[in-house]
Context: one part of a larger RNA
RNA sequence: UGACGGGGGCCCGCACAAGCGGCGGAGCAUGUUGCUUAAUUCGACGCAACGCGAAGAACCUUACCAAGGUUUGACAUGCCGGGAAAUCCCUCGGAGACGGGGGGUGCCUUUUGGGCGUCCGGUGCAGGUGGUGCAUGGCUGUCGUCAGCUCGUGUCGUGAGAUGUUGGGUUAAGUCCCGCAACGAGCGCAACCCUUGUCCCAUGUUGCCAGCGGGUUAUGCCGGGGACUCAUGGGAGACCGCCGGGGUCAACUCGGAGGAAGGUGGGGAUGACGUCAAGUCAUCAUGCCCCUUAUGUCUUGGGCUGCAAACAUGCUACAAUGGCCGGUACAAAGGGCUGCGAUACCGUGAGGUGGAGCGAAUCCCGUAAAGCCGGUCUCAGUUCGGAUCGAAGUCUGCAACUCGACUUCGUGAAGUCGGAGUCGCUAGUAAUCGCAGAUCAGCAACGCUGCGGUGAAUACGUUCCCGGGCCUUGUACA
Numbered sequence: 001u002g003a004c005g006g007g008g009g010c011c012c013g014c015a016c017a018a019g020c021g022g023c024g025g026a027g028c029a030u031g032u033u034g035c036u037u038a039a040u041u042c043g044a045c046g047c048a049a050c051g052c053g054a055a056g057a058a059c060c061u062u063a064c065c066a067a068g069g070u071u072u073g074a075c076a077u078g079c080c081g082g083g084a085a086a087u088c089c090c091u092c093g094g095a096g097a098c099g100g101g102g103g104g105u106g107c108c109u110u111u112u113g114g115g116c117g118u119c120c121g122g123u124g125c126a127g128g129u130g131g132u133g134c135a136u137g138g139c140u141g142u143c144g145u146c147a148g149c150u151c152g153u154g155u156c157g158u159g160a161g162a163u164g165u166u167g168g169g170u171u172a173a174g175u176c177c178c179g180c181a182a183c184g185a186g187c188g189c190a191a192c193c194c195u196u197g198u199c200c201c202a203u204g205u206u207g208c209c210a211g212c213g214g215g216u217u218a219u220g221c222c223g224g225g226g227a228c229u230c231a232u233g234g235g236a237g238a239c240c241g242c243c244g245g246g247g248u249c250a251a252c253u254c255g256g257a258g259g260a261a262g263g264u265g266g267g268g269a270u271g272a273c274g275u276c277a278a279g280u281c282a283u284c285a286u287g288c289c290c291c292u293u294a295u296g297u298c299u300u301g302g303g304c305u306g307c308a309a310a311c312a313u314g315c316u317a318c319a320a321u322g323g324c325c326g327g328u329a330c331a332a333a334g335g336g337c338u339g340c341g342a343u344a345c346c347g348u349g350a351g352g353u354g355g356a357g358c359g360a361a362u363c364c365c366g367u368a369a370a371g372c373c374g375g376u377c378u379c380a381g382u383u384c385g386g387a388u389c390g391a392a393g394u395c396u397g398c399a400a401c402u403c404g405a406c407u408u409c410g411u412g413a414a415g416u417c418g419g420a421g422u423c424g425c426u427a428g429u430a431a432u433c434g435c436a437g438a439u440c441a442g443c444a445a446c447g448c449u450g451c452g453g454u455g456a457a458u459a460c461g462u463u464c465c466c467g468g469g470c471c472u473u474g475u476a477c478a
Stems, first nucleotide, its partner, number of pairs: 001478002003475003007472007015462002019425005026316008034307002042053002064302007073125001077124006088103006106116004127291002130289003136285002138280003141276001143274001148187006154163003167178003193268004198236007208225002212223003239262001242256005318418001322377007334365003339358002344353003384415001389410007431454007
């Protein structure tokens, strides 16, 4: 100087407390361990691995296994030699890769020849998701959006080092003020950026429709209009600016007015010096090592989906604030040409036929659901719950056996609110309800990322648990 303490002081955080809802019990989904297997590819392991890499494992993917092939190679480039273009078409064998046979064709040109492209043989080489993340770059997680981490000069100290950065206040903040052997500065904080909340101006199509006119059973449908909503661009607005109290005539803080918004308005992006030899050689790049008729490469099939068990994360429930039936209302944000697909018709349904319109503020996906109104069920393993299984189908796709999703009929399991323990959340939040998108032929999505609808309770307080910041103290630790 640090680190540590079941030392002290001060302070903060859904850290506790106060509340609301869960998990831990059940069934299923997904991930992991373990076991099994020819293979069940590999990585990730307290927080910070376990719905993680994977925003899509039937083939492909695919890295694993079995079998069958191949060796200048699936891919790149140079040189040497040779040939004819190669791809292609027909046929035979084969699971296919591939092998055998047959047919057939280049472009430019001063056409013996040369060039471009291509094939065969040879040779330099290719190739490796093989090893090492403890050789590395890059990228990332974490402490932590915590308020810290340092430097120059000066001063003090033999020196390590200290001071500044400590102290008194204050703040979300090393934020600011005052003081001080310090005076300044840098990286962080804040602001500048995006979005949302109010108003104004400009512009109105594909958006809108108040007033005027036309038309319809009805609809901005039409003429028209720019008021409104909305969209796009530009601006205003919030600064403790105003008033009052407190405070060191300070920083600041408390209350009030006005205001759409008040003290960082809400949300996002943004992550200092560093820590964990943290993670990744399987995104990529890369040193070294290793393989080179194989650890490369091609194909078919299988596996990654295997199941005594254990854990993690979710979904659905156990019901009446509910289930079922009928009627009826209101979104936002997205996506669409190998695409979204309307009206109509067929089917109980998944879906099918068909094809208008739309590269989309125009057309389509597209009926939002919870909600509201009415009816029924009456506390039961039930009109709760839907696992499992049987049968029949639909769709995608060469192909749904291993191993897809969905539909209909039947079947109707566990489950009556969950031990010890444990998690999330402070407001448009929790809870609850649907919608969309990426990936994607299809889909194991109940995942993830967004979007809106309805919309709470509680916070006395900081003694205690956890994590963190500053000062101080002890130390036989570094």
About this RNA: Small-subunit ribosomal RNA, 3' major domain from an uncultured bacterium, 478 nucleotides, folded computationally. It matches the Rfam family "Bacterial small subunit ribosomal RNA". Its mean pLDDT, the model's own confidence on a scale to 100, is 84.